The prediction has a mean pLDDT of 84. A computed fold for a 680-nucleotide part of an RNA from Halodesulfovibrio sp., annotated as large-subunit ribosomal RNA, domain II. The organism belongs to Halodesulfovibrio, within Bacteria.

Context: one part of a larger RNA
RNA sequence: GCCUAGGAGUUGGUAUUACCGGCAAGCUUAACCGUCUACGGCGGGGAGGCGAAGAGAAAUCGAGUCUUAAACGGGCGUCGAGUCGGUAGUGCCAGACCCGAAACGUAGUGAUCUAGCCAUGGUCAGGUUGAAUCUUCAGUAAAAUGAAGUGGAGGACCGAACCGAUAGACCUUGAGAAGUCUCCGGAUGAACUGUGGCUCGGAGUGAAAGACUAAUCAAACUGCGUUAUAGCUGGUUCUUUCCGAAAUAUAUUUAGGUAUAGCGUCGUGCGCUUAUCAUCAGGGGUAGAGCACUGAAAAGGCUAGGGCCCACACCCGGGUACCAACCCUUAUCAAACUCCGAAUACUGGUGAACGAAGCACGGCAGUCAGACUGUGGGGGAUAAGCUUCAUAGUCGAAAGGGAAACAGCCCUGACCGCCGAUUAAGGCCCCUAAAUAUCUCUUAGUGGAAAAGGAUGUGAUCUUACUUAGACAAUAGGGAUGUUGGCUUAGAGGCAGCCACCAUUUAAACAGUGCGUAAUAGCUGACCUAUCGAGUGAGGUUGCGCCGAAAAUGAUCGGGACUGAAGAGAUAUGCCGAAAUCGCGGAUUCAUAGUAAUAUGAGUGGUAGGAAAGCGUUCCAUAUAGGUUGAAGCCAAAGCGGCAAGCGAUGGUGGACAGUAUGGAAGUGAGAAUCUAGGC
Numbered sequence: 001g002c003c004u005a006g007g008a009g010u011u012g013g014u015a016u017u018a019c020c021g022g023c024a025a026g027c028u029u030a031a032c033c034g035u036c037u038a039c040g041g042c043g044g045g046g047a048g049g050c051g052a053a054g055a056g057a058a059a060u061c062g063a064g065u066c067u068u069a070a071a072c073g074g075g076c077g078u079c080g081a082g083u084c085g086g087u088a089g090u091g092c093c094a095g096a097c098c099c100g101a102a103a104c105g106u107a108g109u110g111a112u113c114u115a116g117c118c119a120u121g122g123u124c125a126g127g128u129u130g131a132a133u134c135u136u137c138a139g140u141a142a143a144a145u146g147a148a149g150u151g152g153a154g155g156a157c158c159g160a161a162c163c164g165a166u167a168g169a170c171c172u173u174g175a176g177a178a179g180u181c182u183c184c185g186g187a188u189g190a191a192c193u194g195u196g197g198c199u200c201g202g203a204g205u206g207a208a209a210g211a212c213u214a215a216u217c218a219a220a221c222u223g224c225g226u227u228a229u230a231g232c233u234g235g236u237u238c239u240u241u242c243c244g245a246a247a248u249a250u251a252u253u254u255a256g257g258u259a260u261a262g263c264g265u266c267g268u269g270c271g272c273u274u275a276u277c278a279u280c281a282g283g284g285g286u287a288g289a290g291c292a293c294u295g296a297a298a299a300g301g302c303u304a305g306g307g308c309c310c311a312c313a314c315c316c317g318g319g320u321a322c323c324a325a326c327c328c329u330u331a332u333c334a335a336a337c338u339c340c341g342a343a344u345a346c347u348g349g350u351g352a353a354c355g356a357a358g359c360a361c362g363g364c365a366g367u368c369a370g371a372c373u374g375u376g377g378g379g380g381a382u383a384a385g386c387u388u389c390a391u392a393g394u395c396g397a398a399a400g401g402g403a404a405a406c407a408g409c410c411c412u413g414a415c416c417g418c419c420g421a422u423u424a425a426g427g428c429c430c431c432u433a434a435a436u437a438u439c440u441c442u443u444a445g446u447g448g449a450a451a452a453g454g455a456u457g458u459g460a461u462c463u464u465a466c467u468u469a470g471a472c473a474a475u476a477g478g479g480a481u482g483u484u485g486g487c488u489u490a491g492a493g494g495c496a497g498c499c500a501c502c503a504u505u506u507a508a509a510c511a512g513u514g515c516g517u518a519a520u521a522g523c524u525g526a527c528c529u530a531u532c533g534a535g536u537g538a539g540g541u542u543g544c545g546c547c548g549a550a551a552a553u554g555a556u557c558g559g560g561a562c563u564g565a566a567g568a569g570a571u572a573u574g575c576c577g578a579a580a581u582c583g584c585g586g587a588u589u590c591a592u593a594g595u596a597a598u599a600u601g602a603g604u605g606g607u608a609g610g611a612a613a614g615c616g617u618u619c620c621a622u623a624u625a626g627g628u629u630g631a632a633g634c635c636a637a638a639g640c641g642g643c644a645a646g647c648g649a650u651g652g653u654g655g656a657c658a659g660u661a662u663g664g665a666a667g668u669g670a671g672a673a674u675c676u677a678g679g680c
Stems, first nucleotide, its partner, number of pairs: 001680006011094013026050003032044005054061002064076004097235002100232001104225006115199009124189001126158003129154001134149005162186003167182004201217001203213002238614006248261005262367002264364007272355001276352007288340001289338002294334003298330004303324001305323002307320004370395010400411003415586004420582003426576003429560003435573007447562001453547002457544010474531005480504003485499003510525001514523002587604007615669001617666008626657001633653004639647002
């Protein structure tokens, strides 16, 4: 892992609600007693309980009473039938749907492991070093001291047994729940060890690691309290039908729990009250707008007050391209500004239409982690698949079609069947169902990602200038004189700089646009003419494109591929396309009509959850049919059934019980619980 079996809302009491039944202003017995055909009936038993009257703290009064001095009053009552039993739902008390702690208490069992201690025994190859002492000699006044020898000390040295366990490898479903090999530490000692004994659970023992106390230790093990408790996790077993949520408010030693309300369902009652629409009447200070207030803030004017400069003995003064109040003009901003001010929304009146609408009471819930998208806001960085409100939708609890794929986007809400039809969103070159026509734009594969900014890309449109009295561009020629203007300067001659910028001749020509020279010179431009012969410049608005544009395994619009398109804009007419809608057949709920059969209409997605109807299992009672001429079970199975849970003739196997009908009672339905046992 698979298979088979087991495996979870029960039982008692009590309370309450609904339904059913008995009796009824009453209803009912408990213990117990008697009796019988005795696991059960029948009879007795009224003690007690509930109800029939309440009000008040009470005295007390009483259909009233209390409050109060008293009630115009106000509170609670009167004006409703209960009670006993049965069944079902639910609360509470009990283990209370099942499994699951770590723990706590109590009574015991353990020192054959291990820690320490006590008693009594045992063990330590071999080798090395050579303390004290002693002897002799030297030495001394005597000592000290020195040398040689002797001697054999030591938590001494090396190293087996023995005890340990440093490093590495192996092993790691092992040979082994701690080992093996090589290496290593101690090895006469605080050594190691045999046997017997002592000390233990908040206790022992500990050269102290929270170590050890029988493979168990920050409190052993066993029994019991005990089914401890678990606001936590997991699991919770047949079918169909009807309806169908919530992820919010308030409170909480509360935040992943709970209570009440909200939202669901079922019952009873009310009877048009509801959503919605129309109309009428309201209050508002949002969006917008505005600057009248409160503030912010730009430019100019006028002009207080300052600053600076000039003048000044003082008093008066003058100037100012500086700062600047009030006021004026122009132009602005505001969640905590408003002289103003919507649309919606909200509230109420009236009317219409309408419901698997509304309202009230009662039984039973679940929900209190929400998610995304659009819109209006706060927080954040006008970041987040961010966070927090409001509002609508979808998902949640919703399948189908579209968006390549894709809970929350778009279309649309699946009772069942059909090899029928029409559409929605979205599409119609091929993959892939379905398309053609007309007029434009785009050349970038733009389409098929992006900004500031940049550009004779290109289409449309508008304004304006010059132009056959010849424009724009190009080429050729002219481009002069006073004059080298004056000043400055070493020089300043159009062209370092300052001032002025005139006049003349002209078709035109600057007291000079740039280059250039030391200064001149030189080149060039403005300007004019000729050649040429028709458009040429400048700007605004707008459509589609271009650049800006760098990322990590091989690229891509879903792919192929696409250019008078298979891209973009516009127009027209078709078609495809879903579980939508329609058609045909069937099932079912509710409503209406009907005695009924039936007809008509509206419905039948669904998690938590509420309500309803059924199927099957075991046993019991009654009735009834069956079985060795073959029961149950098992295998196969025509067929049947109100959809389903299911039923099942018959055949095989099997070898003794067992079905059906109507009721009753439950150890009553498994795929999940790291579920339990067994098997493989």